[in-house]
RNA sequence: CCUCGAUAAAGGCAACUCGACCGCAAGGUCGGGACGCAAAGCCAAGGGCCGGCCGAGUCGCAUCGGACGGAAGCCUGGCUGCCGAA
Numbered sequence: 001c002c003u004c005g006a007u008a009a010a011g012g013c014a015a016c017u018c019g020a021c022c023g024c025a026a027g028g029u030c031g032g033g034a035c036g037c038a039a040a041g042c043c044a045a046g047g048g049c050c051g052g053c054c055g056a057g058u059c060g061c062a063u064c065g066g067a068c069g070g071a072a073g074c075c076u077g078g079c080u081g082c083c084g085a086a
Base pairs, nucleotide, nucleotide: 004084005083012037013036016033017032018031019030020029021028022027035073041079042078043077045076046075047074049070050069051068053066054065055064056063
């Protein structure tokens, strides 16, 4: 240095939920507690997922297509990074 990841040390993040606010919605921001996480740091690039809108379709749904929006704590990929036992 690479791989790797410990009941190590120092720190970090926060599912879910409660309160406040923003958004039509998915969802987001801040605060509290804490399920978990060694990239649960960053990027919606590929696949998948979620939302409203438009079009096709339907008796109405379903379903299909489109652009847009959301989620990185679904998988893959890219970029960056703390510590150091085996």
Annotation:
Model confidence (mean pLDDT): 89 of 100. This is a predicted structure of an 86-nucleotide RNA (c-di-GMP-I riboswitch aptamer) from a Planctomycetota bacterium. Rfam family: c-di-GMP-I riboswitch aptamer. Rfam links the family to the GO term cyclic-di-GMP binding.